Background
A computed fold for a 538-nucleotide part of an RNA from Galdieria sulphuraria, annotated as large-subunit ribosomal RNA, domain I. Lineage of the source: Eukaryota > Rhodophyta > Bangiophyceae > Galdieriales > Galdieria. Rfam family: Bacterial large subunit ribosomal RNA.

Context: one part of a larger RNA
Order: sequence, then structure tokens, then C1' cells
RNA sequence: GGCUUAGGGUGGAUACCUUGGCAUCCAGAAGCGAUGAAGGGCGUGGCUACCAACGAAAUGCUUCGAGGAGCUGGAAGCAAGCUUUGAUCCGGAGGUACCCGAAUGAGGCAACUCUUUAUACUGUCUACUGAAUAUAUAGGUAGAUAAGAGCGAACUGCGUGAACUGAAACAUCUUAGUAACUAAAGGAAAAGAAAGCAAAAGCGAUUCCCCUAGUAGCGGCGAGCGAAAAGGGAACAGCCUAAACUGUUUAAUUUAUUUAAACAGGGUUGAGGGACAACAUAAACUAAAUUAACUAGAUUAGAUGAAAUAUUUGGAAUAAUAUAUUCAAAGAAGGUGAAAAUCCUGUAAUCGAAAAUCUAGUUUGUUAAGAGUUGUAUCCCGAGUAGCAUCGAACACGUGAAAUUCGGUGUGAAUCUGCGAGGACCACCUCGUAAGGCUAAAUAUUCCUGGAUGACCGAUAGUGAAAUAGUACCGUGAGGGAAAGCUGAAAAGAACCCCGGGAGGGGAGUGAAAUUAGAACAUGAAACCCCUAAGCUU
Repeated sequence: GGCUUAGGGUGGAUACCUUGGCAUCCAGAAGCGAUGAAGGGCGUGGCUACCAACGAAAUGCUUCGAGGAGCUGGAAGCAAGCUUUGAUCCGGAGGUACCCGAAUGAGGCAACUCUUUAUACUGUCUACUGAAUAUAUAGGUAGAUAAGAGCGAACUGCGUGAACUGAAACAUCUUAGUAACUAAAGGAAAAGAAAGCAAAAGCGAUUCCCCUAGUAGCGGCGAGCGAAAAGGGAACAGCCUAAACUGUUUAAUUUAUUUAAACAGGGUUGAGGGACAACAUAAACUAAAUUAACUAGAUUAGAUGAAAUAUUUGGAAUAAUAUAUUCAAAGAAGGUGAAAAUCCUGUAAUCGAAAAUCUAGUUUGUUAAGAGUUGUAUCCCGAGUAGCAUCGAACACGUGAAAUUCGGUGUGAAUCUGCGAGGACCACCUCGUAAGGCUAAAUAUUCCUGGAUGACCGAUAGUGAAAUAGUACCGUGAGGGAAAGCUGAAAAGAACCCCGGGAGGGGAGUGAAAUUAGAACAUGAAACCCCUAAGCUU
């Protein structure tokens, strides 16, 4: 020096744990903002770097409740105080709320500067003015109003709109009207009361689910794309206008039984309806609008709340043993020096609000709307519309025999003896009534609040984040992005002595345990490396 064995060190795996996550369900809420938001900057404490809380009234102020002994946050310590004349803590309402930020007096390199101290701009209303241009209008000025602006996770309906990819290459096609971007709205949105489906039978707004069905179809008939009706369910709800006709007001001139506009009445439909004419005109009912009061319930603090002792072991009893027929509408759960229905907090059950908010109902008031019969065939029944041509797009449907829907350009009807549809088109038949509008529920989602659950994770897992985490750190920037949990039941956290400059260690002491709990702290695997001892070997 090497090998083997043993014991240690190092290291931090493993099993145990959970403060943190993940997922699902139920309920709530679904917005905040010029009364200045979201998000920040800077401050506020006796000592205060960070987090949290708060705002020059700054670790808090007022008031109304609840509560009942301690309190001055995480976070020890020292100091100084508060509190049964009810503090701290919890809840309702209010006050304060620096600076930046839509940021709004002007400016600006956000949290600053300057001045004349200002609601900047837009919208709406009023007044005064006032061009080209006569009347006017545009515009301007002033005042009033405070409507808009910005932020926010997904869901929703529009607008713009890829590529990788698949087709075993690739161009139609696919990926996909997806991702991304823009603007908009609501608690949902959108859709919606048939110019619909169907088929000789009928149905009766929309939406969503199951099924129809990977069917009918579409498709370099390749890859692939892919319905609908019917049937079964969830939920159900229907309405208002335009026109004809009538009236009022205003205006125009062509002065009329005119035309136009505004307002009011009328009217709203497909066994066509209404206007118009005639008759009738009674009874009550309804509302999805809204005011106030009352009642009930809910939410935002809370309250009451049953029943076990001893012995043994032990550091400690919740363990074991003994006795308890102890409670149970409570044997959910968590904590307590080991494993607790009966020790603590709770749990079952019951009760509770000065104040604020919400929901439902009742009553009252307001507002608004609605109904019939017959006749006639004079009038009306949504026009640059429907349709057509052409070019595109959407429809499961790629131009196809291509209906249907939407858009660009051009052309361009009819008014109920009308018009549209039933997948080219025609006839017959059937169904409907376009070119105006509104509409709850069933449906989608979860930034957020509360509750419950888990053959979900348990610190290389689970969120990136159990900790100063979107932190440290990296990058000019957009952006990227960690590691890091465990003394003990209780700090009882090692007084005092010794070695040492210190670090560190040896005694002593605490503790059940500290040469295996000493803060580099529970358990403490393996490898690398190191130390010690023994054996063998060179």
C1' cells in the first nucleotide's frame, strides 16, 4: 500500500405525520368603477427590516348588537399601558381614507412638477350667439346634468382569421371557422311564437338531454366530414306594432272630400284576419310593470347543549383490569404528556338580531292590456322587398340535378281570385302567411363566498408556490423561474467549572430519552469518501 470483516463518521432514502394542494357535489353570488375601481407607491407601532392590518382621524375613530376575562397582530423580549364604569375579539351601519393609476386643471421619465386651483373629453338639456348663404343650418360661448370612459376568470353571440398536422408525398380536402386578435352584452347569453315540420295520418314557439345514427348523405367517393324528421324526457307562456279607417295639432301650397309629419284612437290574423256597416256592450278575471305597509322566511355575530371513577404499568393514561346497565334525537370530527361517546372544543336537537340586505306572500294605491255575433266584398294586410341573372358564403351537402339561408353587383313583382314552401322544374294536393319588434323557465360557466365528500397527493408527490413564491435568481426586454417542512409532552433550549483567540469540545445540570432528542436537533437505508480495530497479504 491492497483485500476481508466489524464498529463509527458522512449522506438523507424509507416508513410516520400535515400546516398546503387537487377533484367532485350542494347552496350563495355573478360584478367593481368619476361618491375615483382593479392594481400599486409612500407612510402609520415606544423599540419595527419583512408579512398582515390601517391611512396624516393611519396597528386605528363613532355607533348599534353579540360576548364575558383577559388584552396591546404574525412574534419572542424589554418598556409603558388598557380592562367587570365590560376591554381585546366577532357582526351590522357610518366616519376618515396621503400620492399614482380610466386619472379627468396643465405638464410628466406613474407614485412627481407648475399655475390663474380647474368635473379634462364625449353625450343630453337650456340660454345667448352665429358662417359660406336671404330665411336657416353647421359651428361657437356660457350654464345645468352626471349618462359614458377603466378593470375583471370562464361562460355567450358577432367581426377578422392561421399553420403545424392528416391525406403515409401534395394542390381540392383536413386540422378548423379551431388557436390567436378586436369590439360588445348579461347573470346567463343566444334562440323563440311558423311564409315551420310532415305526408293522405297528423303535429303545433324556442332551448337542452336521450335516441334516431356513425344511419341518410357529402367526399382527389381518398383521408375524412356527417345530419334531420319521428319517438322518449327537462321546462313550458305568450305578446306588442305597421297598414286600412277616425280625430287633434303643425306645415306646405296646387285652397282641396288635398298632401306630409307628430300625437291619440283603431287593429294584429290563416276553419284567413281587420277596416267598413248593423246588433250587443253585462260579468268578472288576469299581469312578466310598479309604490307603500304588513306578515313569513333567509343571510350577515351568536346561545343552551347529556353521561366515569378507581387500581396497575408508565415520564405521562385516552391502554389493561375492576365496577357503572352512565348518556345517546349527541358513538361526526379535532384537541388533550400513548389509543377518550361520558376531560376540552364540539356534535344531535332547540333557540337567537338593535342594524343592513335579499326572497316570497297578502293588502292598498298607481300604470297598462285583453273579450262577442252577423253581413258585404269597397279598402288594408310590412318594396328597391320577394324573385331572377351573376359572383361569393353558410347549410352534414366540396356546384352538383342543388332546393333552403345570407351577402356584393344588376334587374325587379303581386295584395287574398294574392304570396311562399313541401330538395332542380311543372301539374295536382297539402302546409304556411315573409320582407317590424319583445319574451321567463329548462341550458353554459366559476375570478369569488360558505358547506360537504374523496378506492385523490403526502414534501423529487400535491398548485410553480405547505416556508419572504411568481419570492430569490436569470434576461435590455417580452419572458423564464427555483430550492427550502419535522427538538421535546413541556424550553425544562444546557446555570456553573475546564481546554481554546474563536469555532468546537469535556464535565455538571434538565429530560423518559441528549455517545445517539442539543437547536447542523424525530426515524436515519445505500453509494462515494474518511476514521478506528482485527485478520490476511505485498